[in-house]
RNAcentral holds the sequence, with entries from ENA. This is a predicted structure of a 72-nucleotide RNA (transfer RNA) from Candidatus Azambacteria bacterium RIFCSPHIGHO2_01_FULL_51_74. The organism belongs to Candidatus Azamiibacteriota, within Bacteria. RNAcentral records the identical sequence in 3 taxa. It matches the Rfam family "tRNA". About the family: Transfer RNA (tRNA) molecules are approximately 80 nucleotides in length.
RNA sequence: GCCAGCAUAGCUCAGUGGUAGAGCGAGCGUUUCAUAAGCGCUAGGUCGCAGGUCCGAUCCCUGCUGCUGGUA
Numbered sequence: 001g002c003c004a005g006c007a008u009a010g011c012u013c014a015g016u017g018g019u020a021g022a023g024c025g026a027g028c029g030u031u032u033c034a035u036a037a038g039c040g041c042u043a044g045g046u047c048g049c050a051g052g053u054c055c056g057a058u059c060c061c062u063g064c065u066g067c068u069g070g071u072a
Base pairs, nucleotide, nucleotide: 001071002070003069004068005067006066007065010024011023012022013021018055026042027041028040029039030038048064049063050062051061052060
């Protein structure tokens, strides 16, 4: 240089067109003499950036940025 993949909550990841979820973590409550574990609840996201298509985009298309892998 060329080719491919990935980018979603603090972390690890789901979600293949109809306004986004889980586990862990955090906070609160419950339980205990107390702590941990368990159980319940809550908060936390302009879905990397910019355009395009569409009635509607996290999802499809293009460019850019970053990361990973392949190839010479």